This is a predicted structure of an 88-nucleotide RNA (c-di-GMP-I riboswitch aptamer) from Salipaludibacillus daqingensis.
Its Rfam family is "c-di-GMP-I riboswitch aptamer". Rfam links the family to the GO term cyclic-di-GMP binding.
It was read from a public genome assembly, where an Rfam model found it.

RNA sequence: GUUCAUUUCUCGCAAACUCAUUGAAAAAUGAGGACGCAAAGCUUCAGAUCUAACGCCUUUGAAUGGUUAAGAUGGCUGAGUUGCAAAA
Repeated sequence: GUUCAUUUCUCGCAAACUCAUUGAAAAAUGAGGACGCAAAGCUUCAGAUCUAACGCCUUUGAAUGGUUAAGAUGGCUGAGUUGCAAAA
C1' cells in the first nucleotide's frame, strides 16, 4: 500500500404511523417521525412476494368469482456495480 472479516467513535440512511399529492390497486413522492440498518447507496439480471387495470374464462345478462404483469417491493434473497475517517 491492497484485500477480507470483526469491534468501535463521528457521520449517513429512515420502519411503523400521521398529513398532502399521484395511482385501478399494490405502492410511490414530499413533510413530520425513528423501528432498525456497516452498504437500509444504486441497478429488476435470476428467484421470491404483493396488486390485478387491460386481456382471457365463468354467468341469460349484471354483480361476483377464477387466472394472468409488461405494474410494485433494492428495508425479501442472490447477483452486478460504487463507496466508508481513525484505532485494534